A computed fold for a 142-nucleotide RNA from a Kiritimatiellota bacterium, annotated as FMN riboswitch aptamer (RFN element).

[in-house]
RNA sequence: CGGCAUCUUCGGGACCGGGUGCAAAUCCCGACCGGCGGUCAAAGUCCGCGAGUCCCGACCCCCGGCGGUUAACGCCGGGGACGGGACCGAUGCGGUGGAAUUCCGCAACCGACAGUGACAGUCUGGAUGGGAGAAGAUGCGA
Numbered sequence: 001c002g003g004c005a006u007c008u009u010c011g012g013g014a015c016c017g018g019g020u021g022c023a024a025a026u027c028c029c030g031a032c033c034g035g036c037g038g039u040c041a042a043a044g045u046c047c048g049c050g051a052g053u054c055c056c057g058a059c060c061c062c063c064g065g066c067g068g069u070u071a072a073c074g075c076c077g078g079g080g081a082c083g084g085g086a087c088c089g090a091u092g093c094g095g096u097g098g099a100a101u102u103c104c105g106c107a108a109c110c111g112a113c114a115g116u117g118a119c120a121g122u123c124u125g126g127a128u129g130g131g132a133g134a135a136g137a138u139g140c141g142a
Stems, first nucleotide, its partner, number of pairs: 003140008017029003031122002033111002035049004044109002052087006060080008091107005113125003
């Protein structure tokens, strides 16, 4: 110095105030929030990724059932992991600059699924989960 392997830690924010109503953090006014990598310069809205739903798949792991005297093992069903696919939101103008849909100014826009006395980006839940990835340790190699 970059490569490989194993491991450790970390890894998402936000309804203050008011209106209607028997009832709303869900409706209305208003308020607030913004994961990860990249990009000539900093991004919720650019290019990708993750998260969510669905589908497919040989091997691997787990659970249940059946067969087998037990076991090994086999078959069936379900789940997980891994790999692949489909679906999956949103930005303009002006300024500065060599360069910015990323900075500054102004005005916009977007936000899974399930639940709920009433429709949810902000409440509750799956989730003490998963996760893009970030930092580090050890070993191997050059």

Rfam family: FMN riboswitch aptamer (RFN element). Rfam describes the family as follows. The RFN element is a highly conserved domain that is found frequently in the 5'-untranslated regions of prokaryotic mRNAs that encode for flavin mononucleotide (FMN) biosynthesis and transport proteins.